Small-subunit ribosomal RNA from an uncultured marine bacterium, 1399 nucleotides, folded computationally. Its mean pLDDT, the model's own confidence on a scale to 100, is 85.

[in-house]
RNA sequence: GAGUUUGAUCCUGGCUCAGGAUGAACGCUAGCGGCACGCUUCAUACAUGCAAGUCGAGGGGCAGCAUAAAGUACUUGUACUUUGAUGGCGACCGGCGAACGGGUGCGUAACGCGUAUGCAACUUACCUUUUACUAGAGAAUAGCCAAGAGAAAUUUUGAUUAAUGCUCUAUACUCUUUUUAACUCACAUGAGUUUUUAAGAAAAGCUCCGGCGGUAAAAGAUGGGCAUGCGUCCUAUUAGCUUGUAGGUGAGGUAACGGCUCACCUAAGCUCCGAUAGGUAGGGGUCCUGAGAGGGAGAUCCCCCACACUGGUACUGAGACACGGACCAGACUUCUACGGAAGGCAGCAGUAAGGAAUAUUGGACAAUGGAGGAAACUCUGAUCCAGCGAUGCCGCGUGAAGGAAGACGGCCCUAUGGGUUGUAAACUUCUUUUAUACAGGAAGAAACCUUUCCACGUGUGGAAAGCUGACGGUACUGUAAGAAUAAGGAUCGGCUAACUCCGUGCCAGCAGCCGCGGUAAUACGGAGGAUCCAAGCGUUAUCCGGAAUUAUUGGGUUUAAAGGGUCCGCAGGCUGUUUGUUAAGUCAGGGGUGAAAUCCUACCGCUCAACGGUAGAACUGCCUUUGAUACUGGCAAACUUGAGUUAUUGUGAAGUAGUUAGAAUGUGUAGUGUAGCGGUGAAAUGCAUAGAUAUUACACAGAAUACCAAUUGCGAAGGCAGAUUACUAACAAUUAACUGACGCUGAGGGACGAAAGCGUGGGUAGCGAACAGGAUUAGAUACCCUGGUAGUCCACGCCGUAAACGAUGAGCACUGGAUGUCCGGAGGGUUCGACCCUUCUGGGUGUCUCAGCUAACGCAUUAAGUGCUCCGCCUGGGGAGUACGGUCGCAAGACUAAAACUCAAAGGAAUUGACGGGGGCCCGCACAAGCGGUGGAACAUGUGGUUUAAUUCGAUGCAACGCGAAGAACCUUACCUGGUCUUGACAUCCUCGGACCACUUCAGAGAUGAAGUUUCCUCUUCGGAGGCCGAGUGACAGGUGCUGCAUGGCUGUCGUCAGCUCGUGUCGUGAGAUGUUGGGUUAAGUCCCGCAACGAGCGCAACCCCUACCCUUAAUUGCCAUCAGGUUAAGCUGGGCACUUUAGGGGGACUGCCGGUGACAAGCCGGAGGAAGGUGGGGAUGACGUCAAGUCCUCAUGGCCUUUAUGACCAGGGCUACACACGUGUUACAAUGGGAGUUACAGAGGGAAGCUAAACCGCGAGGUCGUGCCAAUCCCAGAAAAACUUUCUCAGUUCGGAUAGCAGUCUGCAACUCGACUGCUUGAAGCUGGAAUCGCUAGUAAUCGCGGAUCAGCACGCCGCGGUGAAUACGUUCCCGGGCCUUGUACUCACCGCCCGUC
Repeated sequence: GAGUUUGAUCCUGGCUCAGGAUGAACGCUAGCGGCACGCUUCAUACAUGCAAGUCGAGGGGCAGCAUAAAGUACUUGUACUUUGAUGGCGACCGGCGAACGGGUGCGUAACGCGUAUGCAACUUACCUUUUACUAGAGAAUAGCCAAGAGAAAUUUUGAUUAAUGCUCUAUACUCUUUUUAACUCACAUGAGUUUUUAAGAAAAGCUCCGGCGGUAAAAGAUGGGCAUGCGUCCUAUUAGCUUGUAGGUGAGGUAACGGCUCACCUAAGCUCCGAUAGGUAGGGGUCCUGAGAGGGAGAUCCCCCACACUGGUACUGAGACACGGACCAGACUUCUACGGAAGGCAGCAGUAAGGAAUAUUGGACAAUGGAGGAAACUCUGAUCCAGCGAUGCCGCGUGAAGGAAGACGGCCCUAUGGGUUGUAAACUUCUUUUAUACAGGAAGAAACCUUUCCACGUGUGGAAAGCUGACGGUACUGUAAGAAUAAGGAUCGGCUAACUCCGUGCCAGCAGCCGCGGUAAUACGGAGGAUCCAAGCGUUAUCCGGAAUUAUUGGGUUUAAAGGGUCCGCAGGCUGUUUGUUAAGUCAGGGGUGAAAUCCUACCGCUCAACGGUAGAACUGCCUUUGAUACUGGCAAACUUGAGUUAUUGUGAAGUAGUUAGAAUGUGUAGUGUAGCGGUGAAAUGCAUAGAUAUUACACAGAAUACCAAUUGCGAAGGCAGAUUACUAACAAUUAACUGACGCUGAGGGACGAAAGCGUGGGUAGCGAACAGGAUUAGAUACCCUGGUAGUCCACGCCGUAAACGAUGAGCACUGGAUGUCCGGAGGGUUCGACCCUUCUGGGUGUCUCAGCUAACGCAUUAAGUGCUCCGCCUGGGGAGUACGGUCGCAAGACUAAAACUCAAAGGAAUUGACGGGGGCCCGCACAAGCGGUGGAACAUGUGGUUUAAUUCGAUGCAACGCGAAGAACCUUACCUGGUCUUGACAUCCUCGGACCACUUCAGAGAUGAAGUUUCCUCUUCGGAGGCCGAGUGACAGGUGCUGCAUGGCUGUCGUCAGCUCGUGUCGUGAGAUGUUGGGUUAAGUCCCGCAACGAGCGCAACCCCUACCCUUAAUUGCCAUCAGGUUAAGCUGGGCACUUUAGGGGGACUGCCGGUGACAAGCCGGAGGAAGGUGGGGAUGACGUCAAGUCCUCAUGGCCUUUAUGACCAGGGCUACACACGUGUUACAAUGGGAGUUACAGAGGGAAGCUAAACCGCGAGGUCGUGCCAAUCCCAGAAAAACUUUCUCAGUUCGGAUAGCAGUCUGCAACUCGACUGCUUGAAGCUGGAAUCGCUAGUAAUCGCGGAUCAGCACGCCGCGGUGAAUACGUUCCCGGGCCUUGUACUCACCGCCCGUC
């Protein structure tokens, strides 16, 4: 820096990622070289080999080897014997070394380590320097020899022998001890020098005679020992620890000081600045990370420490309490003749085991270094090299240039084509690092040593030459041939660079976090392509970073985690003014140290780099010294402003202990009085005729104090309220005096601390947990009611917690205004005065608003502003304020206070919506007021369910259910059964042939099959083309198959509701807000006014159509006033266009006019005129969007599926089934009616495969014949309700018509499943319909008929038309739906939400 909490936002806050690093491991892959590194685990056990020896110039000697000499046997030569004679030397005595080098990190929280000092309290072999000495004597003992024991390891006895082994004597200094005196120095004990007395302590020889050794003393160097200051992990859920403990005296011991040890004496010592205890751990230089401060680590290399199977002990020695020494004990292993013995890889290799995991039983002493030696030399798993390992770092290579037909192939796409792989390949030319082969071939080597020479002199120094290489025929160089020998890994949703196809279908799987996968996955698997690194690439683990996420640098604490309930106060921290002094802190200069390596800089060496060398700088530290003195500190002195004291005046529900008052309540007694009281939403339990409630009087009891009373007052907080008395404390103001910094905060500690609770004893009126009863309820262990115990009250003692809150610690200082109120003080005005008014001032308590702060909300002199001081507390959510431990408590419990595990969030503030049995305003046939229905009956129709071979499919709350379907007998038809076809019933292309059509016969249910009759198209540039039919071939056709959750289009719904947005500006960190809110008004976001908004768009309205009035134009099929003719009658005819009507155009209505009202507005109310009045009535018109609403079966379409079938044809069946349930309708139940007769009045439509007049026939449906009309002409077509007359008289009827029988009509190939209608007969249910529910506000409901689409036929449905023609609306409390504003919210998939507990 990024991702992740949200619909979005800001913040808080955690989780995660990108970086670097590693002694790493794992997966895939692998050409070379250089330089490094390589058991982090079992300080587990170890086979085998090697890792410490050397000196013969210390010694006795001589086993083995070699040489020489002599001898013997004999073959020139060989074999044997003898001689320590020589080179040398096993074992032994002796010297030095073995205490170094090498390994490991068990232990250790310590003077162990680091750093700085000290030792006047010490030591130091070998080395260097100086001085002196190196005389004499003696006794042994290994070995060897002899004899034994034993399996072995080993060991016993005897004899003999040497030394630089051991002992004694002598001598001796500046040695040690002791005695005396003097001087000098110093840091406390003291140290040094000189002098003096007494006593004591040495030695080793070898030799080439040069020397090498030995002894004593002093000094140096080096190494070591001891002591001290400072630094050095976690836990207080470890707070007390210690008896040699702390100190003293004396003694012992040590190289040396010291309780190191011992005896005695004293009783101390350590510790909250963390003792003691527990856990963990070798420390440092350094390494990783980081801007730094820090954090983490302590491999390789260097220094120190500790350890060597485990524990202990000492010996030797200069040095050890000793890795490859000893002894003891233990465990383990091995050998054994069972009697006994042996061993210690945390040396180098190596083995087993463990483990994710770490190498060769290699070469050489050539170099460097070490031990011994005079030296040669010997030894050296130290070391130098090689081997193995991509473990890391660094370097090189796997080719370079040209080359477009942009090849083939792959992949993708919108696919006759294009894109990409890709200049990539092929091909041409060039180069040859590396690898391969061959040849040459180092440096590392300088010494020691040998030889020669010089200085010089038997030796030392110098010069020259010679000798010595494990690595290694290695590095390096040259030559040869040839692109020849050499590329992978991870990733590609975002973070994070890189995208498509296929497969899969919440499966398989991925995943660091968020998260992908449920049929179109850039996230899984594969492929193509791309990206990033590259001999490596990824993953895992760990550390730092990012993380300011422990904050010193550099955080917070009203609401996100976090202020202790409050005060007092020890320690601690901080602290007013002035002067002097000091110099601890602080600052400056000098000195010492801070090992080397490392880091950094410069230069240099390996071809570069890694790596290495030289030099510098640095090592921020510690110690010491000299100086400075502002500030902080110490000391001394002074001051008054902080703090306090006294005085005066006030204030208050401050506290403690008494006394006392009235109202109310309850109880008791007495009276009056009678039937209820009480209680609730409604009731009941309860009380009451044994007299309640009510009321009157008196008495008693306990608790609490109405009004005053208030954002009032007081108190540290908790808290405190009638009045009054006593005692106590506090606070404020005022002016004077006094003290003189006496102050602030405050870990532990102490005191106080609501309510509830506990203990003891009282008290108990009311209230009232528990409990009982009554209700409520599905239940009701609750809410409501009636009772009622503890308690509430008092005294004393505990508890110690609260949303103990201002969710805001205490103190001091500073920083704007306005306005209340409480307690004081001062001045002015007025007044006789009290009072009142006004100005200023101190303290308390409130409100509003600047600056500033804050994530915002908000805070704002009573800060959450600006600073200082001190304290408490916080570090993701849950687990959990829980467990364990401890302390306190009588108990309840309180305080202190984790972890495992789990999640990717939890949270704060604010925003937009949605929601609320929140609020305000408003609207709608929403309710109410009415009228008529549905729900009951029968039937019709649709749906569910059931059934079925099939009962095709879809629609399912409103917004599916007389819906798609404006019309299923066949067809339709998609379903079922059976029979058939396979380029197909339908389209295009290709080839071949032919006209096609039509007709006849036979088989068949038909599709179809067979046979036959008939027939040869059109155009032409004569090449051919086209149309139609048949056959064939393959591309393809076909699908009412799936997905409406892949889609287009169309539609429903909220809703004809009044809303939905934008630009610019402004406000806000931002999401967003404003505008659109507010005051009015409207049917309306309609209009007006106001306003940080100003404008605009889609909606509203208007424009369009019908209808209501008028005018004008026109006049047939319409009309007929006037004129004429004419009929039984009739616009029937001439004629006319006045009227009606028709259909073109126009007018008219706009709150225009008047009055009132309203804000001088918009508008509203009333009126006039008018056919119509405030949108006149009706229609069309449906904003942004919501419902993954409906439709893949209207159509179109992506993807999937099917292809002799899920396609196509045919016949029959089904969609019409039927215990049942629901929706929508029709007809009724009758007298406002039914029947019969007579008489009126419409509108809008339709008509040629049609509507059909008239006439005739039939009871009728209808039939026959036949006319008119392509329609303002003819027909459908005589509208019905209505009106008039008559009948029926309340009944299952003269209501009602279902059902059923018979007989018919019509349509149609065909009415069986399965049509409609007619006539006669039959005459079911039903007498107005439970809960519930629907429509409608005027030409509306209701009622009456008529027409049309579909259609061969079929209408109670649907769409239209007119006739007759009501009732009611007080009003907005309630139900439902909607709009605006506001409020709460843990909802935003938005209350059909979210979410808790039990089972």

RNAcentral holds the sequence, with entries from ENA and SILVA. Rfam family: Bacterial small subunit ribosomal RNA.